[in-house]
RNA sequence: CAGCGAAGUUAGGUGGGGAGCUCGUCCUGCCCUAUGUGGCAUAGCCACAUGCGCAAACGGACGUUAUGGCGCACCGAAACUCGUGAGCGGUGUAUCAGGUUUGCGAAGGUCCUGAUAUUCGACUGAGAAGCUUCGCCUCAUAGGAUUGUAUGUGCAUCGAACCGCGUGAGGCGGGGAACCGAGCAACGCUAAGAUGUACAUGCGAUGCUUAUGAGAUCACGAAGUGGAGAAGAAUAUUGGGGUAAACCUUUCAAGUCUGGUGCAUCCAUCGCGAGUGCACUUCGCUG
Numbered sequence: 001c002a003g004c005g006a007a008g009u010u011a012g013g014u015g016g017g018g019a020g021c022u023c024g025u026c027c028u029g030c031c032c033u034a035u036g037u038g039g040c041a042u043a044g045c046c047a048c049a050u051g052c053g054c055a056a057a058c059g060g061a062c063g064u065u066a067u068g069g070c071g072c073a074c075c076g077a078a079a080c081u082c083g084u085g086a087g088c089g090g091u092g093u094a095u096c097a098g099g100u101u102u103g104c105g106a107a108g109g110u111c112c113u114g115a116u117a118u119u120c121g122a123c124u125g126a127g128a129a130g131c132u133u134c135g136c137c138u139c140a141u142a143g144g145a146u147u148g149u150a151u152g153u154g155c156a157u158c159g160a161a162c163c164g165c166g167u168g169a170g171g172c173g174g175g176g177a178a179c180c181g182a183g184c185a186a187c188g189c190u191a192a193g194a195u196g197u198a199c200a201u202g203c204g205a206u207g208c209u210u211a212u213g214a215g216a217u218c219a220c221g222a223a224g225u226g227g228a229g230a231a232g233a234a235u236a237u238u239g240g241g242g243u244a245a246a247c248c249u250u251u252c253a254a255g256u257c258u259g260g261u262g263c264a265u266c267c268a269u270c271g272c273g274a275g276u277g278c279a280c281u282u283c284g285c286u287g
Base pairs, nucleotide, nucleotide: 001287002286003285004284005283006282007281008280009279012075013074014073015033016032017031018030023063024062025061026060027059034050035049036048037047038046039045040044051072052071053070054069079276080275081274082273083272084271085270086269087267089266090265091264092263093262094261095260096259097258098257099256100255101254102253103252105251106250107249108248109247110246111241112240113239114238115237116236117235118234119233120232123229130225131224132223133222134221135220137215138214139213140212141211142210143209144208145206146205147204148203149202150201151200152199153198154197155196156195157194158193164189165188166187167186172181173180174179
């Protein structure tokens, strides 16, 4: 002087990363991952820790000399950097799929109706559909029935105490008498009138009914014609109408959530390759 080793000291360090917050940096908190421990429902899931102590999301410390702070303990040139491959996970973006919200967006449907096709099909040669006629319905006209009311007539009954008629006991009056007279009651007849009934006429009414004419006509009933379909229901298509609200289907726009894929990028961890570093002091060994 060089190399190797040991001890001590120092630089430096005592998981790593991501998103996010922030004007910006770091930290706690959140997420992923490495290692370790523990638990369980065991291909995995959860919790805790990352040397200890203190505080920290209504946050904590700091300012590009920010890359955490203070104290203790421990490690101590441990290693670091670059490239490349794999790769847990994250971020951004594009796209696809699905879910969801909003709009009172759009179209169609759920509603009504016509036609066609298919299926079923009460009923049907003891006669379907269709066509014709009549009835049912409405109006008008002329009637009937029932019935209310007014007038008139007839019949029956009642019906004048006085102002009707007839008869007229008793009593009364006249007369010698015979007899005569007026005449109450009563009875009979009857007027005015009353009641009932019948008829006629006029006016009217009605859950009635006949005829004629006209009108309307879905359904129902009857008759004639006709000669095998068909009341109706369901589905599909299509035409027309309607759509305030609600619901359904499809779709559009905006937003949001989840997942897949592609691209870009960051990255725990691992593999490969290369490079750099390996400080200071002391001691020992070798040359």
RNAcentral holds the sequence, with entries from ENA. Archaeal signal recognition particle RNA from a Candidatus Aenigmatarchaeota archaeon, 287 nucleotides, folded computationally. The gene name in the source record is ffs. Model confidence (mean pLDDT): 75 of 100. Rfam family: Archaeal signal recognition particle RNA. The literature on the family includes a 2000 paper in Science by Batey et al., "Crystal structure of the ribonucleoprotein core of the signal recognition particle". Rfam classes the family as a non-coding RNA gene. The family is grouped with related families in Rfam's "SRP clan".